[in-house]
Context: one part of a larger RNA
RNA sequence: CUGGGCGUAAAGAGGGCGUAGGCGGCUCAGCAAGUCGAGUGUAAAAUCUCCCGGCUCAACCGGGAGCGAUCAUUCGAUACUGCUGGGCUUGAGGACAGUAGGGGGAGGUGGAAUUCCCGGUGUAGUGGUGAAAUACGUAGAUAUCGGGAGGAACACCCGUGGCGAAAGCGGCCUCCUUGGCUGUAUCUGACGCUGAGGCCCGAAAGCGUGGGGAGCAAACAGGAUUAGAUACCCUGGUAGUCCACGCCGUAAACAAUGGACACUUGACAUGGGGAGUAUCGACCCUUUUCCGUGCCGAAGCUAACGCGUUAAGUGUCCCGCCUGGGGAGUACGGCCGCAAGGCUAAAACUC
Numbered sequence: 001c002u003g004g005g006c007g008u009a010a011a012g013a014g015g016g017c018g019u020a021g022g023c024g025g026c027u028c029a030g031c032a033a034g035u036c037g038a039g040u041g042u043a044a045a046a047u048c049u050c051c052c053g054g055c056u057c058a059a060c061c062g063g064g065a066g067c068g069a070u071c072a073u074u075c076g077a078u079a080c081u082g083c084u085g086g087g088c089u090u091g092a093g094g095a096c097a098g099u100a101g102g103g104g105g106a107g108g109u110g111g112a113a114u115u116c117c118c119g120g121u122g123u124a125g126u127g128g129u130g131a132a133a134u135a136c137g138u139a140g141a142u143a144u145c146g147g148g149a150g151g152a153a154c155a156c157c158c159g160u161g162g163c164g165a166a167a168g169c170g171g172c173c174u175c176c177u178u179g180g181c182u183g184u185a186u187c188u189g190a191c192g193c194u195g196a197g198g199c200c201c202g203a204a205a206g207c208g209u210g211g212g213g214a215g216c217a218a219a220c221a222g223g224a225u226u227a228g229a230u231a232c233c234c235u236g237g238u239a240g241u242c243c244a245c246g247c248c249g250u251a252a253a254c255a256a257u258g259g260a261c262a263c264u265u266g267a268c269a270u271g272g273g274g275a276g277u278a279u280c281g282a283c284c285c286u287u288u289u290c291c292g293u294g295c296c297g298a299a300g301c302u303a304a305c306g307c308g309u310u311a312a313g314u315g316u317c318c319c320g321c322c323u324g325g326g327g328a329g330u331a332c333g334g335c336c337g338c339a340a341g342g343c344u345a346a347a348a349c350u351c
Stems, first nucleotide, its partner, number of pairs: 004322003007305002012319001014201004021194003025088007033081002035077007048066007091191001092188003095184005103177007110154001115149007125136002162169002206247006215241002220236004258318006266296001268294002271291002300307002324351003333344004
């Protein structure tokens, strides 16, 4: 440089915002850079191809012709791309009116339960297991009643359900706040898509400082089990789990499926919204369209499994990534980090 690929074989970056770049709707006019045509110039010879000829043939040698790609220049064409200017509204965005929601942040507040403390009743066990023991209990436990403290999580509702870009989000109330969806077709008039770098977000664990600590529980201790038992089971139990601020930047961060747009059957389920019906509200019913979430399946695709209008179908644009197994997501170097470590990323050798 040219191919083939990326759900499960190697391969979609955890997610977003967005710079450069790449790509880009309908229409009119102009230009003519790309593009296309013609002319001219440009090809050293040899080689190559065709024709003819000379060595008896051939190799070889001689003569003629071809080979027009590239570049330059002149003239011309204007469909497409591009550039300039004008217009448009369907893409995109705004306005207005509605609407659903565990979307985010802050503050407040509620009940159940566990544990602990105090008091009452009450007496010999409780607890735990396959069975036990460690453990707790006559200094009165367990059980039960009353009072109190404190931390964490929010049963039912809860759903094949909802929201969010992903991570993720669930008691209730208030305040602040992001995004979506629907309708009107009122405004702007291509303002768009993607996105190397970059910036931001990013579960759990872990780290720093200061709080907090009920339950749970790495480590640790003991009891069992066992040939042993650095485990599985039991009794305890510290970091941690919680809060504030600051780091870390990883994951089976998964739908193992990057984003955007267009096109291509059907039968269903569920939620939300709009419109009509209804005097209004609520409820019920019906129809249509849009958005989301699922199941099954036409065609098609696929190695198969399966996917199938939420595509893994048919196409277009952009980014990321893969190239036999091991060595190795390692070494070295660089960058980042307090550290743990992260990111980038080989080779020898070997099969």
Predicted 3D model of a 351-nucleotide part of an RNA (small-subunit ribosomal RNA, central domain) from a metagenome. The RNAcentral record of the full RNA draws on SILVA.